[in-house]
RNA sequence: UCCCCCUUAGCUCAGCUGGUAGAGCGAGUGGCUGUUAACCACCAGGUCCGUGGUUCGAGUCCACGAGGGGGAG
Numbered sequence: 001u002c003c004c005c006c007u008u009a010g011c012u013c014a015g016c017u018g019g020u021a022g023a024g025c026g027a028g029u030g031g032c033u034g035u036u037a038a039c040c041a042c043c044a045g046g047u048c049c050g051u052g053g054u055u056c057g058a059g060u061c062c063a064c065g066a067g068g069g070g071g072a073g
Stems, first nucleotide, its partner, number of pairs: 001072007010025004019056001028042004049065005
């Protein structure tokens, strides 16, 4: 210097063919138990790395950046 991949909830990750965001674990509350754990029920939590663009509509498409990882020279 060039090429490729990743970035979504506290963590690990889904999200198809653009149509208004989910799971597991974890947290909280309640139940159960002599207590804890386990188990059961309920529940909160994110405008999706940033800025623009396209579109009626963008997590998704495009451009330029940022961070991380891999490769070439």

A computed fold for a 73-nucleotide RNA from a Candidatus Omnitrophota bacterium, annotated as transfer RNA.
NCBI's taxonomy places the organism under Bacteria, Pseudomonadati, Candidatus Omnitrophota.
Model confidence (mean pLDDT): 80 of 100.